[in-house]
Parts: sequence; C1' cells; structure tokens
RNA sequence: CUUUAGGAACGGGCGAUCGCGGGUCUGCGCAAGCGGGCGCGAGGAAAGUCCGGGCUUCAGAUGACGACGCAGCGGGUAACGCCCGCCGUGCCGAAAGGCAUAGGAUCAGAGCAACAGAGACGAGUCUUUUUGCCUCACGGCAAAAAGGGUGAAACGCGGCAAUCUCUGCGUGAAGCAAGACCAAGUAGAGGAAGAGUUCCGCUCGCAAGAGCGGAUGCGGCUGUCAUCGCCGAUCGAUUCCAGGGUGGGUCGCUUGAGGGCGCGGGCAACCGCGCUCCUAGAUAGAUGAUCGCCUCUUCUGCUUUUAGCGGAAGACGGAACCCGGCUUAUAGUUCUUAGAGACAG
RNA sequence: GCCCCUGUAGCUCAGUUAGGAUAGAGCAGCGGUUUCCUAAACCGCGUGCCGCCUGUUCGAGUCAGGCCAGGGGCG
Repeated sequence: CUUUAGGAACGGGCGAUCGCGGGUCUGCGCAAGCGGGCGCGAGGAAAGUCCGGGCUUCAGAUGACGACGCAGCGGGUAACGCCCGCCGUGCCGAAAGGCAUAGGAUCAGAGCAACAGAGACGAGUCUUUUUGCCUCACGGCAAAAAGGGUGAAACGCGGCAAUCUCUGCGUGAAGCAAGACCAAGUAGAGGAAGAGUUCCGCUCGCAAGAGCGGAUGCGGCUGUCAUCGCCGAUCGAUUCCAGGGUGGGUCGCUUGAGGGCGCGGGCAACCGCGCUCCUAGAUAGAUGAUCGCCUCUUCUGCUUUUAGCGGAAGACGGAACCCGGCUUAUAGUUCUUAGAGACAG
Repeated sequence: GCCCCUGUAGCUCAGUUAGGAUAGAGCAGCGGUUUCCUAAACCGCGUGCCGCCUGUUCGAGUCAGGCCAGGGGCG
C1' cells in the first nucleotide's frame, strides 16, 4: 500500500433571501387583530411496535387458583427476553483460535417417533460367532456375545420438554384516542332488566304502622374464587338496546434514569465526582424552497491526459406522551483490531 | 398514534389441536368421447418452493423468532 472479516464514530460545511411552527421581548390598537427584534426548530434509525420501565385510569388490600412469560453461574441496570465476564455444548480448524448457543428437570405422570428394519421403548433375536443339549448328518432347542444389516435413534436409569408437564422466579389490566378540567349542546334526557330479608334499640302513635340507627342477609366492584373493605336498594349501584348532540379550548407536553469534557473505580458492561450545555412540541399535523462558495463519491464530455476544466446524480428515511434496549433499512466517509498478500529498508 | 386479524393451486377454502414425507376439496382451465358445430353430459389430466428469511427437530404448511404484504377496530 492492497484485500478480507469484525468493531466504533459520522451521515456534507459556511453564508444570503423568501416562507412555515413554537418561545420571548416589544410597537400600534378599546378590542379583534396588524407589525418589528432576538433565539430555537427531526434521526441514527424519528421506522417495526418486538421486549422493559416511567406516567395515568380502573376505590383499595391480602390469599389461593388460572393464564402468560423467563430459565447455566456471576455481575450491570429503574427494569428487561437487553448488556458484560466466565463455564458448558455444537460446528469449523493441524493448532492457536473463530462462529453459534431459548443452556433448569426425563426423579412424578402423559404423548410422539413416518419410511426402512427382525425389533422403535413394550420387549425381543433377521443374520453371524461361541458354549451346552438332542441328532449318524442336515438341522433343532437353550444361554451368551455383539460381528453384520436398517435407521436420526437399536435397549442404555435411551431420544424429543422452541410436545403436554414438573420445579424455581416474575407479572393485576388497559393504554396519552391513557386521563383531568372548562365551555357548548342533546336535556333538567327514550325503552328494558335490576337486589326491597330478618332481628334489636330509640322516637312518634290508642292501635295498625311510620321514621332513624346498628347487626345480618341481598345486588354490584380488575381473569375466577374467598376474606376484609367500598358503593347501592325505587331520588335505585350496575347492565343491555335504540336514538340524538358536540366533535371546541386548556392541561397532560416535554429538563430528562439528559448530552459533552475531565478525573477516579472496574477485565468489561457500567458506576461515582467535578465542570459545562439547553437541545422541536405540532393537532390534519411546522422543520421547506432558491442562490453563491467550498468538500467527498460515482458517471460522463472536452483538453495541453500520473492532471485540468465543465456537466449530471447522491443513501435509508420524517418527531406526535417520554425514556432504556432489540430488530430491520442505509449512498458514502473516517478511525481501529485481526488475518492474508505486494513493495522498500 | 394505539390495539388486533389474515396470508395454502388461476379463484373460494380445508389441513395449523398433539410435527411424519406423494398437501387436499369445489369452481375455473386443458385433452378426449358425443354432435354438422356449440352448450350440457361422461372419461381423464395437470396446477403449489404452503408470503419471505433464520432457528428447534431425524423430519416444519404445522413449533419459535425476525421481516413483508393486505384487512379491521378505537375519542
């Protein structure tokens, strides 16, 4: 220097004009509103929505069952199915090593194993060999071995748990269209189902009875059940059916498990301390267009051809509650590690 | 934005509930018989990388993970 594989970082730069969405300051105006200045305005994946958390609502709490998820050991983390280190297993390699890894349990129970093969988990003997017995012999019977053949697997405390299951651990459910408030309107609102038990005490009453309180029973309350608790009984919780109105505003909403640099701890993931920075919040959804100079890559034309000048194109992609991961897409550039090769010393 | 469902022959679907070797059915299509010709009828035939990739397993349409495409619901 070239090439291959892996890892990390970046994802054109500067400036001008016009425009768009927020913020802030400010001028005019009674107000509605109309202007001006300053500053900010997409990504490494904003994507897929696959995991985990924050947050919010379902009054709530506990226990059991169910459902779902995870699975070597240790560490990191708010948490994880993520990350780091080590071990085991499988494949490749002569080795060094590299790659992959959903990697608990067959002790309880169940299920499955096509074809081939004598036989597929129940036991047994197709063939061969050895030994024993019977037979003149061919051969037969019994026991043992495992030589052969089939197959993914051939009797072994067998294989398959990304089959049911068992063990351990974890998880309540839904999701910002969560949810809270204001305004307007249907409308002081259509139909149906829906629990009205018993006892005690007090008050009123001549009595029948009525009211209040307590206990008990009844109906309802996150997948099911139970206990407590909460709500409710005709001014009726809750549920279902049919119809109508609104479809506006404010909050949630963006400063956060945040980024950068330095020092320290740790093999590493990561953690601690100090300094510093502020970096979108729309609601049918802003983040765009044009121009100038410069830079990189590819293609191409001309020329004075190891080069110069000119032209064209430039990847995947677009925030919508916010974070941590994973996965997928990605023109091109830079750095770095390992292997191989070439040249020079 | 969020939450679900589906993908098998040209079309509509089974098979995915215990994974087993040639994956089926109807319609359509093609060939033949019949007819002067067509339709109908009868006989026969093929048609699939089971949306794609990777893994688990001896073996995957089926099990698991990841992508792609289509459809539905929600204040």